The RNA shown here (Bacterial RNase P class A) has 384 nucleotides and comes from Actinomyces marmotae.

RNA sequence: CGAGCCGACCGGGCGGCCGCGGUACCCCAUGGGGAUCCAUGCGGGAUCGAGGAACGUCCGGGCUCCACAGAGCAGGGCGGUUGCUAACAGCAACCCGGGGCGACCCGCGGGACAGUGCCACAGAGAGAAGACCGCCGCCAGGCCACUGGCGGUCAGGGUGAAAGGGUGGGGUAAGAGCCCACCAGCGCGCCGGGUGACCGGCGCGGCUCGGCAAACCCCGCCCGGAGCAAGACCGCGCAGCAGGCACCCGAGGGCUGCUCGCCCGAGCCUGCGGGUAGGUCGCGCGAGACCGUCGGCGACGGCGGUCCAAGAUGGAUGGUCGCCACCGCCCGGGCCGGCAACGGCGGGCGGCAACAGAACCCGGCGUACAGGUCGACUCGUCCG
Numbered sequence: 001c002g003a004g005c006c007g008a009c010c011g012g013g014c015g016g017c018c019g020c021g022g023u024a025c026c027c028c029a030u031g032g033g034g035a036u037c038c039a040u041g042c043g044g045g046a047u048c049g050a051g052g053a054a055c056g057u058c059c060g061g062g063c064u065c066c067a068c069a070g071a072g073c074a075g076g077g078c079g080g081u082u083g084c085u086a087a088c089a090g091c092a093a094c095c096c097g098g099g100g101c102g103a104c105c106c107g108c109g110g111g112a113c114a115g116u117g118c119c120a121c122a123g124a125g126a127g128a129a130g131a132c133c134g135c136c137g138c139c140a141g142g143c144c145a146c147u148g149g150c151g152g153u154c155a156g157g158g159u160g161a162a163a164g165g166g167u168g169g170g171g172u173a174a175g176a177g178c179c180c181a182c183c184a185g186c187g188c189g190c191c192g193g194g195u196g197a198c199c200g201g202c203g204c205g206g207c208u209c210g211g212c213a214a215a216c217c218c219c220g221c222c223c224g225g226a227g228c229a230a231g232a233c234c235g236c237g238c239a240g241c242a243g244g245c246a247c248c249c250g251a252g253g254g255c256u257g258c259u260c261g262c263c264c265g266a267g268c269c270u271g272c273g274g275g276u277a278g279g280u281c282g283c284g285c286g287a288g289a290c291c292g293u294c295g296g297c298g299a300c301g302g303c304g305g306u307c308c309a310a311g312a313u314g315g316a317u318g319g320u321c322g323c324c325a326c327c328g329c330c331c332g333g334g335c336c337g338g339c340a341a342c343g344g345c346g347g348g349c350g351g352c353a354a355c356a357g358a359a360c361c362c363g364g365c366g367u368a369c370a371g372g373u374c375g376a377c378u379c380g381u382c383c384g
Stems, first nucleotide, its partner, number of pairs: 001380004006375005012324007020049004025044002028041005051355001055366002058364005063227004075223005080094005095109001096107004110218002115216002117212003132157002134153008165183006184208001186205008231281004240272006252264004288307008326351006334345004
């Protein structure tokens, strides 16, 4: 320098003007009340105001209500091992298998000798299988070639993703783990290492029983249901119930500061519980964030310090201008360094963008993403 691989991070900054939501404070106005109190509204300055995924709502939990003696069935989920965690289908380290020269990546990774089922097409046969061609024997026919029948055979051919180990020798009519040696693989036993998955070694055995469990199923472990429209509190009006006062002997209302007076007049007042509209809470101090330190390979945990950082309910977090940063092009030869590729600096013009946006909260997973930064490592080439 080229190609690659893994991890961490940013995802515009500052200022002016205009605007929006929350919080506490101040001023003013209105209403209520015995009071410097409360409620609502306008205004003012202060302060806070989206994300790495706030997203999808896939998994796990907190919280809330309902149900519940205990156990089981049904149903669902998970599945190498050891750890981490509040928990998990998450994460870490390791094991096994596969891919890559390598850094590294991928695995829906219990059981197929408990049973049942399935294995397309092709093929004779798809599992205690199978004679289509071939090989061999016997019989019959025939002019040698050869043809037909019966039987033996899986060594060879052929089909297929897959056909009952591989190589060599013996054996045979031809063959075959039929027998033998070695190798591969399976099972069992013993020894050694490891917490464990597992790894290494030795011996023995039948010679060798394919694949699919995201087919049913079996084994082990886990799971009560619904969800912030959960749920709690206050509660207009209308209707209901109870009580009282009235209906020409007039309750109550209007005019009014009060009395008198005038007018309207059949309903009016009080209480009760449930609860609609509506409002308040839930709702922002939490498995919290950041920094340091210690333990651990790591996920993570312990301790110490600092900090409090949106809470809307038609739903705010925006618009515009300037400067800077960033990116692209140009400066037919700008300047500096260098043999050069190239790097740095300056000027002009243009762009300023991606995915997306809280709504009870948290831990994950998955998915989307313009542009950019940093670090570790691998392979190749060249130079010293």

Taxonomically the source falls in Actinomyces (Bacteria, Bacillati, Actinomycetota, Actinomycetaceae).
Its mean pLDDT, the model's own confidence on a scale to 100, is 77.
It is recorded under the gene name rnpB.